Background
A computed fold for a 1447-nucleotide RNA from an uncultured prokaryote, annotated as small-subunit ribosomal RNA.

[in-house]
């Protein structure tokens, strides 16, 4: 876009077309084919009439064929035509276009002629008689336009004979002659209407032929009346049609034969057209009528509403017998997803019969039902109306959007419903009447009958916005978006997909867009699909070039002449029905439809002419091809001889313990002498070096040296033939290795085996054996990633090198040339990748091949083969993708370069103990949460005895606390107090303002806004790990390439570094790097108190302690200093070495802050904030107590130790940077001591806290010790409201484990590691061995980058992209689908034998009937059915089993 549709929701009118697509399945009941009396016998109904009769004077009965008409019945015509369906047919069935010189043709129309005479039946009708009935028998008797005979005849027909004239082979027409055979019917109003015979015309059929008309080759052979011929026979009419002989043909690959499918066209849908699909309505055409034969009868039939017989099936029966045929029109039933009324009418049109009237017609012409289609300038109003109502709905919510000018409301209209009036065209004809011309009929004009539709169509009135909108869909494709429910449920969906708590994809609603009396699904076709590609595609790598070559057949083909005129082209003729389509114009109000006319039907015959180009015929030429002389070339093939090396293998000999193998080993061989080595001998296969980027071969392929023998390319010049040429379907021939089969041969090497070994396993890789086989000969296999993944030929198309084999020229230079091998490239070509004179480019011929993936080169089936297999080649069923170049990541037990306390080379630890802390697990009433591999685990918490607290057990409150408003009252509130009680809390006492009178104030009380450390870090903001202080991540513009993307960012150099140089189709540019900033080394200045004290004074036991000073120290502003500047080398540079100069520091001076783009759905809703869910007398709050401190046990981080580089005594010295009034204390007493008691100074450069290892002496002497100090007991200090659970201290006692810690493992490169203590945050105390800083004392190593981890870069491969913790493969397990084989059951067309044979045509015969023709009867072929047997072939089922696909 369509549709003969269907279904689901909805539904107001008209007009027009249309309706069993399934079961050609079964049929009740009506109807649909009759008509003629002007053919005839005649009268059974009905009317009329006459006639008798009974009467009741017009009723009734009888007769009466006398009229009109007529049942049945003989005759004549129809009845083949008009209606139906598509079962068969793949066919001369149909379309088309010839042809009959091989035919028919009733009724019609024209010409001719012609119509005489005799006869015997028979049905009706009467009697009579079988049967239930259907249907008969039997008598008697009649008629015809029924039936028979004779005449007469014809341009009929048959036979002989002849003459023209013609064609298309038989022949055909015209035309004499003669012989024979065959005709008819009446009626009439006399005018015709019939009849018969010939010709001719229309019409209608009948044969034959060209050409065209579905799939299958997994159907390749088919055929006995089969092809042909002669004779006959038979029809209308040719002809194997049929039958007798007689030959041995005919069809097939251009597809016979069989199988499955189907009615053909005109036309219909779709398409731009070419095509593709269909064959419903309407027309032609065939074919069928219950299923199968078969013939009568006709002009015509082998016959839809006729026979006959057979078979199924229904019905009726009295059981002997019988009827029946809706695929004709209603209409049942039944099948189905699904298709209508048992209607009216012959008014029109046609059609049979009839002179007619008439009469019949489920043809037709109407109505009836169905939104099934089409078409309506057919409706459901229409105009104003803004408080933009009211309600819904949505939001950012006192408010606004929108629904929406839509309601109301105000005015108009009346189309269509309704009711009422009026009311049609179709109708003219035929036939009657009249009248005109010829004359009782024809013809013409007037008048008159004649309407199913239908009181319809229309047409006027009245009425009153009155009677009338629904379907779908709103992610993309697709126009058209919001909200609630739901929460990988429910459920959508044409593809892609949607849903797992914010769903424009589910369901509801609001809005919204699309059609509109529909609107949607479903289901089929064309398109769009250049997705079978004639128009109009492809084959290197996406599916796809045959493994190579030779050749029949076809295809296809070099010059040039000449003829044809098959193919082409141009006119003409004829045909191509009608309808459709199209254009035009007209008719219904428009349109749909309808009707005139025109074009058109691209078509197929026939003809006339053209002659360039294919064909063809017949000749020409030499350039394509071939052939001959002459040169070269090679692993070309085949056969035969030869040869060394090297390996095994025997003998012998020299020597002795191993020898072999391997990442390491072991099996294996050796003292019976291996291996090694040296001689001789033998075997068998391969042929080093040349050897190449090489040659040779049709391909597979092919290599020591030689020799026969066969082919072959290539080059040069001549010379011959004259297209012989190219592909080439089938067919043929060769085709690696494997493998088979026969015999042979076996030296290495070697599937299979066997042993060691490796590994979790190892039917492998690896090693030691080792058969089959590799070798030869013959014969088979016919495949390979048989690849250049590129068929074979030809011609043409810019360059550049290199190389074989030739030629050219004196030639180992070389412009050149011809025939190969090879790189690169132009231009085109390509999805790219690439190809690019050896095309994959521009062209041509021909062949072979593909059409999503898988199933699957698999199944049957055929051929081939000893087998193994090969070749041919499906399908059900399943996915939605399979693939192909290329681009970016990411990955690699890839590659190359560079780095990092990564390893390495050092110093200390962890891991082993005791303890602290922190996790995990377990416990628990509760052990509150969170963090979890590196990046969790002395982590949030920088301090859990209550509070902290969030957790649990009991017991309370229900608006408590906080600000804000609003509004009342009060004067209080506060603050002591007494009772209960664990306490919170409850209940109760006492006591009490200010004031300018306005109200401050304060609390209670009411309303309004609470509160949640409840869940979601996967809705989020914020902040914060780790990669990583890694050097990286991007961006304008150009260019490059369809693109995606790349270039810039790569190169080559250097750098800590994308830091810089150079080079570059790039130029620049932004976020990182660095600098800028802050600490600290050094110096200068400035300034000089609380710091500092050289010089001077002065005074102490001592001390800047005083005066005084600014020199130093320090403090803390302000500067300078460092920049590869400077030298030298090295390099274009950038830089880099040199420790060279100088200098406090030297190459980033150390050290801090600062962390690109983004990865980890990293962590955190419990710092905070925050959507959105949840709780509200409780998940909130408020207390008491307890818990967060449990404790078989794991793990993390630490701290003391394991001790003499050390413990303990004593004596003695030096920081720095913090801290301090509820604070720090100097100093003095008491106490072993923690501490207590006095009592100064200091809100601190002032005074406090306040150093230790270090030195100096002494003592312990290697033990579980005077090391270690847990533990436990006692006995005290201190904070604190209170140390039981569950605090630190401090004394006295106890004195545990541990003697340096496996595998593994952290950390650190210089003022670092180690060590040594000192401050501070947090805190009332403190479980702080933690955390952050402070400085004292201070080292060892670094060859290097091969490897371990982790990063950066540039290439490289991918079949990853959720990105290697990725993808993904085979078995096995369990369900589902579909399918192969299968003992075997179980149908089904078809064809063959053989038996049997109805009915019937044809022949025989016919002693019976008949005068006769001719028939009954009997027979003979041949046949539908049936039987019954073998086999083929094709369905369905199936125990069992085989693999497939999904999951």
């Nucleotide at each position: 876009g369509a549709u003969g549709a269907a279904c689901g929701c909805u539904a107001g009118c008209g007009g027009u077309a249309g309706g069993c697509u399934u079961a050609a399945c079964a049929c009740a009941u009506g109807c649909a084919a009759g008509u003629c009396g002007a053919g005839g016998g005649g009268u059974a109904a009905c009317a009329g009439g006459a006639a008798u009769a009974g009467c009741u004077u017009g009723c009734u009965a009888u007769u009466u064929g006398c009229u009109g008409a007529c049942g049945a019945c003989c005759g004549g015509c129809g009845c083949a035509c008009g209606g139906g369906u598509g079962a068969g047919u793949a066919a001369c069935g149909c379309g088309u276009a010839u042809g009959c010189a091989a035919c028919c043709u009733a009724c019609c129309u024209u010409u001719u002629a012609c119509u005489g005479g005799a006869g015997a039946a028979u049905a009706g009708c009467c009697u009579u008689u079988a049967g239930a009935a259907a249907u008969g028998a039997a008598g008697a008797u009649u008629a015809a336009u029924a039936c028979u005979c004779c005449a007469u005849a014809a341009u009929a027909a048959u036979u002989a004979a002849g003459a023209c004239u013609c064609u298309c082979c038989u022949g055909a027409g015209u035309u004499u002659u003669a012989a024979u055979u065959u005709a008819a019917a009446g009626u009439u109003u006399c005018g015709g209407c019939g009849g018969u015979a010939a010709a001719a015309g229309a019409u209608g059929g009948g044969c034959a032929u060209g050409c065209g008309u579905u799939a299958g080759a997994u159907u390749a052979g088919c055929u006995a009346g089969u092809u042909g011929g002669u004779a006959a026979g038979g029809u209308a009419a040719c002809g194997g049609c049929u039958u007798a002989c007689c030959a041995a043909g005919g069809c097939a690959a251009c597809g016979a034969u069989c199988u499955a499918u189907a009615g053909g066209g005109g036309g219909c849908c779709u398409g731009a057209g070419a095509g593709g699909g269909u064959g419903a309505u309407c027309c032609c055409c065939c074919a069928c009528a219950c299923u199968g034969g078969u013939a009568c009868u006709g002009a015509g039939a082998c016959a839809c509403g006729g026979a006959c017989c057979a078979g199924a099936c229904u019905c009726c029966u009295a059981c002997g017998g019988g009827a029946g045929g809706c695929a004709g029109c209603a209409g049942u039933g039944a099948g189905g997803a699904a298709u209508a009324u048992u209607g009216g009418u012959c008014a029109a049109u046609g059609g049979g019969g009839g002179u007619a009237a008439c009469u019949c017609u489920g043809a037709u012409c109407c109505a009836g039902c169905c939104a099934u289609g089409c078409c309506g300038c057919c409706g459901u109003g229409g105009a104003g109306g803004a408080a933009g109502a009211c309600g819904g709905c949505c939001c950012u919510a006192u408010g606004g959007g929108u629904u929406g000018u839509a309601a109301a409301c105000u005015c108009c209209u009346u189309u269509u419903a309704u009711u009422u009036a009026g009311g049609a065209a179709g109708a003219a004809a035929c036939c009657c009447c009249a009248u005109u011309a010829c004359g009782u009929g024809u013809a013409a004009u007037g008048g008159g009958c004649u309407g199913a539709c239908g009181g319809u169509a229309c047409u006027a009135a009245a009425c009153g916005a009155a009677u009338a909108a629904g379907c779908a869909c709103c992610g993309g494709c697709u126009a058209a978006c919001u909200c609630c429910g739901u929460g990988c449920c429910a459920g959508c969906a044409g593809c892609c997909g949607c849903g797992g708590u914010a769903a424009u994809a589910c369901g509801g609603a609001g809005g919204g867009u699309g059609c509109a009396a529909g609107c949607g699904u479903u289901a089929u076709c064309c398109g769009g699909a250049a997705u079978c590609a004639u128009u109009g595609g492809g084959u290197u790598u996406a599916a796809a070039g045959g493994g190579u070559c030779c050749g029949c057949a076809g295809g296809c083909g070099g010059u040039u002449u000449a003829a044809u005129a098959a193919g082409u082209c141009a006119g003409u003729g004829g045909u191509g029905a009608a309808a459709u389509c199209c254009u035009a114009c007209a008719g219904c109000u428009u349109a749909a439809c309808u009707g005139u006319a025109g074009a058109a039907c691209u078509g197929c015959c026939a003809u006339u002419g053209a002659u360039a180009c294919u064909g063809u015929u017949a000749g020409u030429c030499u350039u394509g091809a071939a052939u001959u002389c002459g040169g070269u070339c090679g692993a070309g093939g085949u056969a035969g001889g030869c040869g060394g090396a090297a390996u095994g293998u025997g003998u012998a000999g020299u020597g002795u313990a191993g020898c072999g193998g391997u990442g390491a080993a072991a099996u294996g061989c050796u003292u019976a002498g291996a291996u090694a080595u040296u001689a001789c001998a033998c075997a068998g296969a391969a042929c080093a070096c040349c050897g190449a980027u090489a040659g040779c071969g049709a391909a597979g392929g092919c290599a020591g040296c030689u020799u026969a023998c066969c082919a072959g390319c290539c080059c040069u010049g001549a010379a011959u033939u004259g297209a012989c040429g190219c592909u080439g379907a089938g067919g043929g021939a060769c085709g690696a290795a494997a493998g088979c089969g026969u015999g042979g041969g076996g030296a290495g090497c070697g599937a299979a085996c066997a042993g060691g070994a490796u590994u979790a396993g190892a039917u492998a890789c690896c090693c030691u054996g080792g058969u089959a086989g590799u070798c030869c000969a013959c014969g088979c296999c016919g495949u390979a990633a048989a690849c250049g993944a590129u068929g074979a030929u030809u011609a043409c198309u810019c360059g550049u090198u290199a190389u074989u084999a030739g030629c050219g020229a004196u030639a180992u230079a070389c412009a050149g040339u011809u025939a190969g091998u090879g790189a690169c490239u132009a231009a085109g070509c390509g999805a790219a990748a690439g190809u690019g004179a050896u095309a994959a480019g521009u062209a041509a011929u021909c062949c072979a091949c593909c059409u999503g993936g898988g199933g699957a080169g698999u199944a049957c089936g055929g051929u081939c083969g000893c087998a193994a297999g090969a070749u041919u080649g499906a399908a059900a069923c399943u996915c939605a993708a399979a693939g192909g170049a290329a681009u970016u990541g990411a990955c690699g037990g890839g590659g190359g370069c560079c780095c990092g306390c990564a390893c390495a080379a050092g110093c200390g630890g962890u891991g082993g103990a005791g303890c602290a802390u922190g996790u995990g697990g377990u416990u628990u009433a509760a052990u509150u949460c969170g963090a979890u591999g590196a990046u969790a685990c002395g982590c949030g918490a920088g301090g859990a005895a209550c509070c902290u607290u969030a957790c649990c057990a009991g017991g309370g409150c229900u608006u408590a606390a906080a600000u804000g408003u609003a509004g009342a009252a009060c004067g209080a509130c506060c603050g002591c107090u007494u009772g209960g009680g664990a306490a919170a809390c409850c209940a109760g006492g006492c006591u009490u303002u200010c004031u300018u009178c306005g109200g401050a104030c304060g609390g209670u009380u009411u309303g309004c806004a609470a509160g949640g450390u409840g869940c979601u870090g996967c809705a989020u903001g914020g902040u914060u790990g780790u990669c990583g202080u890694c050097a990286g991540c991007u961006c304008g513009u150009g260019c490059u390439g369809u693109g995606a993307a790349g270039u810039g960012u790569c190169g080559g150099g250097u750098u800590a570094a994308g830091u810089c140089c150079c080079a570059u189709a790039a130029c620049g540019a932004g976020c990182g790097c660095a600098a800028c900033c802050c600490c600290u080394a050094u110096c200068u200045u400035u300034a000089g108190u609380u710091g500092c004290u050289a010089g001077c004074a002065g005074g102490u036991a001592a001390u800047g302690c005083u005066g005084a000073g600014g020199a130093c120290u320090c403090u803390a502003g302000a500067g300078a200093a460092a920049c590869u500047g400077c030298c030298c080398g090295u390099g274009c540079a950038a830089a880099c070495g040199g420790u060279g100069a100088g200098g406090a520091a030297g190459g980033u001076g150390g050290g801090g802050a600062u962390g690109a783009c983004g990865u980890c759905a990293a962590a955190u809703c419990a710092u905070c904030a925050c959507g959105g869910c949840c709780c509200u007398u409780a998940c909130g709050u408020c207390c008491u107590g307890g818990g967060c401190u449990a404790c078989a046990c794991a793990c993390g981080u630490g701290c003391u130790a394991c001790a003499a580089u050390g413990g303990c005594c004593g004596g003695u010295a030096c920081a720095g940077a913090g801290g301090g009034c509820a604070g720090c204390u100097a100093c003095c007493c008491c106490g072993c001591g923690a501490g207590g008691g006095g009592a100064u100074g200091c809100g601190a450069a002032u005074c406090u806290c306040a150093a230790a290892a270090g030195c100096c002496g002494g003592u312990c002497u290697c033990a579980g010790u005077u090391c270690g100090g847990a533990u436990u007991g006692g006995a005290g200090u201190c904070u604190g409201c209170a140390a039981c659970u569950c605090g630190a201290c401090u004394c006295c006692a106890u004195g545990a484990a541990g003697c340096u810690g496996g595998a593994a493992u952290c950390g650190c490169u210089a003022g670092u590691a180690a060590u040594c203590g000192c401050g501070c945050a947090u805190c009332a105390g403190c479980c702080a061995u933690g955390g952050c800083g402070c400085g004292g004392u201070g080292a060892a190593u670094a060859c290097g980058u091969u490897c371990c981890c982790g990063g950066g870069c540039c290439u490289u491969g991918u079949a990853c992209a959720c990105a290697c913790c990725g993808c993904c493969c085979g078995u096995c397990a369990a369900g589902c689908c579909a399918u192969g084989g299968a003992a075997g059951c179980u149908g089904g067309g078809g064809g063959u034998g053989c038996c049997u044979g109805a009915a019937g045509u044809c022949g025989g015969u016919g002693a019976c009937c008949g005068c006769a023709a001719g028939g009954a009867g009997c027979u003979g072929c041949c046949u539908a059915g049936g039987g019954u047997a073998a086999a083929a072939c094709u369905a369905g089922u199936a125990a069992c089993u085989g693999g497939g696909g999904c999951u």

RNAcentral holds the sequence, with entries from ENA. Its mean pLDDT, the model's own confidence on a scale to 100, is 82.